[in-house]
RNA sequence: AAAAGAAAAAGGCAAACUUAUCGAAAGGUAAGGACGCAAAGCUAUGGGUCUAAGGAGUAUAAUUUCUAUGAUCGCCAAGUUGCCGGG
Numbered sequence: 001a002a003a004a005g006a007a008a009a010a011g012g013c014a015a016a017c018u019u020a021u022c023g024a025a026a027g028g029u030a031a032g033g034a035c036g037c038a039a040a041g042c043u044a045u046g047g048g049u050c051u052a053a054g055g056a057g058u059a060u061a062a063u064u065u066c067u068a069u070g071a072u073c074g075c076c077a078a079g080u081u082g083c084c085g086g087g
Base pairs, nucleotide, nucleotide: 005084012037013036017032018031019030020029021028022027035074041080042079043078045077046076047075048072049071050070054067055066056065057064
């Protein structure tokens, strides 16, 4: 210094669900709570997925389709930073 994560220790994060709050929604944030996680740290750059306020089409009594500029890094890849162990 690399591949790499078997066992262990220290410390860390926190799914579902509940409450409050923001949001059109998806979802976010805070508290409680732990299903899990070695990047479940960070960045929406590529793909995927979710939503459709606004916009466009259809219709015009009701509706319905498309669309991200919204969201997700706990879907995958990429970039970047990093604890312990290993040798």
Molecule: c-di-GMP-I riboswitch aptamer
Organism: Geosporobacter ferrireducens